[in-house]
Predicted 3D model of an 81-nucleotide RNA (c-di-GMP-I riboswitch aptamer) from a Chloroflexota bacterium. Its mean pLDDT, the model's own confidence on a scale to 100, is 85. Of the family's consensus pairs, 95% are formed in the model. It was read from a public genome assembly, where an Rfam model found it. Taxonomically the source falls in Chloroflexota (Bacteria, Bacillati).

RNA sequence: GACCGUCCAGGGCAAACCCGUCGCGAGGCGGGGACGCAAAGCCAGGGAUCUCGACCCGUUCGAGAGCGCCCGGCUGCCGGG
Numbered sequence: 001g002a003c004c005g006u007c008c009a010g011g012g013c014a015a016a017c018c019c020g021u022c023g024c025g026a027g028g029c030g031g032g033g034a035c036g037c038a039a040a041g042c043c044a045g046g047g048a049u050c051u052c053g054a055c056c057c058g059u060u061c062g063a064g065a066g067c068g069c070c071c072g073g074c075u076g077c078c079g080g081g
Stems, first nucleotide, its partner, number of pairs: 003080003012037002017032006035068001041074003045071003049065006055058001
C1' cells in the first nucleotide's frame, strides 16, 4: 500500500415525523427527533427517479431537485491484516 469491518478508542452524520422559514414545485435551510450509515465526506460525469416550463406532444427540448437509488472520480478516522 492492496484488501477487510469480527473487535478497540475518540468521535461524526442523521431517515421518517413535528415546528419555523424560503421556493410555483421537486425540494432547501434552521430547531427538535433517530431509522439507519465506514465514506450517510466531497463532485450532478453516466444511468434511473422526481419537479417546472416549452413545443413539433416525443423514450423530445430546456431549466431545476436529490449523491441516504446504482455506476464512476477525488479525499479520509480507528482497528484488523